[in-house]
RNA sequence: GUCCCCGUAGUUCAAUGGAUAGAACAGGAGCCUCCUAAGCCUCAGAUGCAGGUUCGACUCCUGCCGGGGACA
Numbered sequence: 001g002u003c004c005c006c007g008u009a010g011u012u013c014a015a016u017g018g019a020u021a022g023a024a025c026a027g028g029a030g031c032c033u034c035c036u037a038a039g040c041c042u043c044a045g046a047u048g049c050a051g052g053u054u055c056g057a058c059u060c061c062u063g064c065c066g067g068g069g070a071c072a
Base pairs, nucleotide, nucleotide: 001071002070003069004068005067006066007065010025011024012023013022018055027043028042030040031039048064049063050062051061052060
């Protein structure tokens, strides 16, 4: 340099183009307990960036950024 794959919550993962983007673990508050852990209940937290297509985009298209791989 060319080509391919990936980027969603703190982490690991979901989500036929269509209800308010969902779950587990982690975190906060509460209950329970002599205390802690466990258990129960509850809260907060995310679509890499910029355009485009569409009535509607995490999803499709383009460029850029980042990570991985193959070739040279």